A computed fold for a 546-nucleotide part of an RNA from an Armatimonadota bacterium, annotated as large-subunit ribosomal RNA, domain I. Rfam family: Bacterial large subunit ribosomal RNA. It was read from a public genome assembly.
Context: one part of a larger RNA
RNA sequence: GGCUUCUGGGGAAUGCCUAGGGGUGACGUGCCGAUGAAGGACGUGCCAAGCGACGAUAUGCCGUAAGGAGCCGCAAGCAGGCUAUGAUCUACGGAUUUCCGAAUGGGGCAACCCGGCAGGGGUUAUACCCUGUCAUCUCGAAAGAGAAGGGAACGAGGGGAACUGAAACAUCUAAGUACCCUCAGGAAGAGAAAGCAUACGCGAUUACCUUAGUAGCGGCGAGCGAAUGGGUAACAGCCUAAACCGAAGACUAUGUUUUCGGUGUCGUGGGGUCGACUUAAUCUUUAAUGAUAAAGUAUCGGUCUAGUUAAUUGGAAGCUGCCUGGAAAGGCACACCGUAGAGGGUGAGAGUCCCGUACGAUUUAGUUAUACUGAGCUUCAGUCGAUACCCGAGUACCACGGGACACGAGGAACCUUGUGGGAAUCUGGGAGGACCACCUCCUAAGGCUAAAUACGCGUCACCACCGAUAGUGCACUAGUACCGUGAGGGAAAGGUGAAAAGCACCCCGGGAGGGGAGUGAAACAGAACCUGAAACCAGAAAGCCU
Numbered sequence: 001g002g003c004u005u006c007u008g009g010g011g012a013a014u015g016c017c018u019a020g021g022g023g024u025g026a027c028g029u030g031c032c033g034a035u036g037a038a039g040g041a042c043g044u045g046c047c048a049a050g051c052g053a054c055g056a057u058a059u060g061c062c063g064u065a066a067g068g069a070g071c072c073g074c075a076a077g078c079a080g081g082c083u084a085u086g087a088u089c090u091a092c093g094g095a096u097u098u099c100c101g102a103a104u105g106g107g108g109c110a111a112c113c114c115g116g117c118a119g120g121g122g123u124u125a126u127a128c129c130c131u132g133u134c135a136u137c138u139c140g141a142a143a144g145a146g147a148a149g150g151g152a153a154c155g156a157g158g159g160g161a162a163c164u165g166a167a168a169c170a171u172c173u174a175a176g177u178a179c180c181c182u183c184a185g186g187a188a189g190a191g192a193a194a195g196c197a198u199a200c201g202c203g204a205u206u207a208c209c210u211u212a213g214u215a216g217c218g219g220c221g222a223g224c225g226a227a228u229g230g231g232u233a234a235c236a237g238c239c240u241a242a243a244c245c246g247a248a249g250a251c252u253a254u255g256u257u258u259u260c261g262g263u264g265u266c267g268u269g270g271g272g273u274c275g276a277c278u279u280a281a282u283c284u285u286u287a288a289u290g291a292u293a294a295a296g297u298a299u300c301g302g303u304c305u306a307g308u309u310a311a312u313u314g315g316a317a318g319c320u321g322c323c324u325g326g327a328a329a330g331g332c333a334c335a336c337c338g339u340a341g342a343g344g345g346u347g348a349g350a351g352u353c354c355c356g357u358a359c360g361a362u363u364u365a366g367u368u369a370u371a372c373u374g375a376g377c378u379u380c381a382g383u384c385g386a387u388a389c390c391c392g393a394g395u396a397c398c399a400c401g402g403g404a405c406a407c408g409a410g411g412a413a414c415c416u417u418g419u420g421g422g423a424a425u426c427u428g429g430g431a432g433g434a435c436c437a438c439c440u441c442c443u444a445a446g447g448c449u450a451a452a453u454a455c456g457c458g459u460c461a462c463c464a465c466c467g468a469u470a471g472u473g474c475a476c477u478a479g480u481a482c483c484g485u486g487a488g489g490g491a492a493a494g495g496u497g498a499a500a501a502g503c504a505c506c507c508c509g510g511g512a513g514g515g516g517a518g519u520g521a522a523a524c525a526g527a528a529c530c531u532g533a534a535a536c537c538a539g540a541a542a543g544c545c546u
Stems, first nucleotide, its partner, number of pairs: 001545005006539004015530001016495002020466002022463009031150002039100003042055003047077001050074002052059001061094005070082003105114003115134007136147004154185001155183005165172001169219001195202002206233005216224002237448003240392001244262008267426001269391003272387007281292003294379004299375005305369005312361003318334001320333004335352002337341001343355003397421007407433001428443005482489002502529001505516004
């Protein structure tokens, strides 16, 4: 000097753990806002930087209920308080709720500045302070009412890519996706047949399973991809326009027209009008009508019941003996309970120690649903005959050009519509995948409609889900620190011990740190704290080689 070992340092892997995450299911639940939201700024504590809570009544105020001994958040401590006149804590209801923010008296570089008017306080008088009020738009004669802004995902509508795939690429695909805009709700949208079927029939919509990767579409490439029928979930149906009647108003006045009310709403066509007849829930009435009764109800209340929201509450059985140990729940032995041997905790594996669990109890307030009930609202005759008055118009339909339908112009219907043309009223119209005939089905050009569905949140249960480089970006003062002009990007960081019993006292040292002593099972568990690998470093250590 090298190699190996040993002992340490350093380092943080690994193991074990879980306070946090990720899923699945069931049940419940879903909008907030000018009565000022969402989101913030600034404050509020004896001491108070952060988080949480609260708002000048500020770590809280009032009431109701529950509860019953401690309490003054995370979070120790000093000091000081509260509480059986029932605190803290919990649920519900109320009060207060600075300033900014749609922000709305005016302004503004958000959390600031400056006002008018009315009332009050204050001053000798100003000043100053407090309360209220003063934006814009829409509707309305006014009084007044409404709007605005926010919301992760889910929804409807208006716009709308490219990468990519086609092994290139142009039709096509990706995809009506991403993204932008507008708008709505707890769901939205759709919805009571101008629908499907096919020679039988069905009977609003929505969602799921299937039909079926079928029929089809397709540079017939890549790919795209139904419907009918069947089975489920959930079920709910209604209101108008017109003809006709009446009232009021306007006008160019035997009429026209507007508004309102009645009537009326259908596809074996219906309705109106006229006539006849039967019946009518009852009364009234010439009639119309009015009143009561009945039925329904998707609007608003009340009550019961059931659930739910939170705290609460009863709840069996070993303070058994011995052994090991720091500690018993372990071992040995003997008992007991069990509608409870789910789980967690307790100084190591506990049915019988604690919290619980099975099974029960409780009540106020809020809320949800069903039922009942009240109010409001709606409905409450039919037959026969005649008549030919009505039955949603720049619509149907046609042409051209597009879009959308699984369907790329194709034989291309159906749906939709930019341009042009342009009907009929039941002896009318539309559809049944060009078109025609027959047949069948339906009744467009007005509107509303719960549930089953989507998404989120909460609670509970569970997991051949993760276990701190994993699992959420975040197990911890995390969308924090930090970076960026900004949009935006975005971390790291868990573990003493059963219990702080967190090392009194002595010694070295300026301190840091250390040596004793003491605590503890352990201090090589001493807070840079469980375990403590490797790289790397060291040594008056050992062995071997030179």